[in-house]
RNA sequence: CGGGCGAUCGCCGGCCCUUCGGGGUCGGAGGAAAGUCCGGGCUCCACAGGGCAGGGUGGUGGGCAACGCCCACCGUUCUUUGAACAGGGAAAGUGCCACAGAAAACAAACCGCCGGCUGGUCGCGCUUCGGCACGACAACGGUAAGGGUGAAAUGGCGAGGUAAGAGCUCACCGCGGUGCAGGAGACUGCACCGGCACGGCAAACCCCACCCGGAGAAAGACCGAAUAGGAGGGUCGCGUGGCCCGCGCCAAGACCCUCGGGUAGGUCGUUCGAGACUGUCCGCGAGGUCAGUCCUAGAGAAAUGAUCGUCACCGGGCAUUUGCCCGGGAGCAAGACCCGGCUUACGG
Repeated sequence: CGGGCGAUCGCCGGCCCUUCGGGGUCGGAGGAAAGUCCGGGCUCCACAGGGCAGGGUGGUGGGCAACGCCCACCGUUCUUUGAACAGGGAAAGUGCCACAGAAAACAAACCGCCGGCUGGUCGCGCUUCGGCACGACAACGGUAAGGGUGAAAUGGCGAGGUAAGAGCUCACCGCGGUGCAGGAGACUGCACCGGCACGGCAAACCCCACCCGGAGAAAGACCGAAUAGGAGGGUCGCGUGGCCCGCGCCAAGACCCUCGGGUAGGUCGUUCGAGACUGUCCGCGAGGUCAGUCCUAGAGAAAUGAUCGUCACCGGGCAUUUGCCCGGGAGCAAGACCCGGCUUACGG
């Protein structure tokens, strides 16, 4: 990247016509429509301000509606045309560092190396037999060069130095500090100073800076039956119950009218939008400005499939300067309020 155009049949939707049977016309999925992982729009609810808790992000500058996305740059590491990075802080504190190893962090000493003086043990030699000298070992002391362990061992490397060693001293590198210069910044370069000032891990707690209210289209707005039930009013000369009876009043009931709430259901939200394409200008780039053109599924448990032709494409063969012939369209998968990303799936 996931073919273009046309024809036929089938399916869904809008509009028009209809003799209500149907007919005509126009339109009809994706690069991921997916996961629902981030970020927004929109809607309703909550909300004085500040803090705590909780979650997220983490070099610098920029883009964007916003982002954990994108671009450019910086730094580090590596398998160095490039790739990866959760890339703030380990001298605020706590914690952890398996196995191995002496020791994994207020250091320590297994092998080794050096000393081993007064004194110890052994060996050998000399002896005037009183001792003397040498060597080895051990106690003890020094050391951290070398070996060994480990993912990691207290700066690296060379020289001096030393009994042996050691930043003990010196040069270079590294590290830290200060100053100057360059840059918008991360940062870089140079000079001077410091003998080095305590390993690693913060996708361990934690500290620092910044960000974050909740729920989502079953959000939400409007219309709204039938039946049942509610409120108010009216009618019912004789009827039911109560006030002993009558009058009258009260209550219940039947019927009629009016009102309001809810349910079923319907309409909207819903596809014209941070929109798509082309061009201009600006920008290293992500992207932005302006101009023109276009309208491009909408819905509801849910339609978009198949065949053929042709062009383009891919593969093979023959001719090899044009061309001819054969074959191929396979994969992952499909809207359900809408966008921007990321991730995952995928034949060739």
The RNA shown here (Bacterial RNase P class A) has 348 nucleotides and comes from a marine eukaryotic metagenome. The sequence is in RNAcentral, with records from MGnify. Model confidence (mean pLDDT): 77 of 100.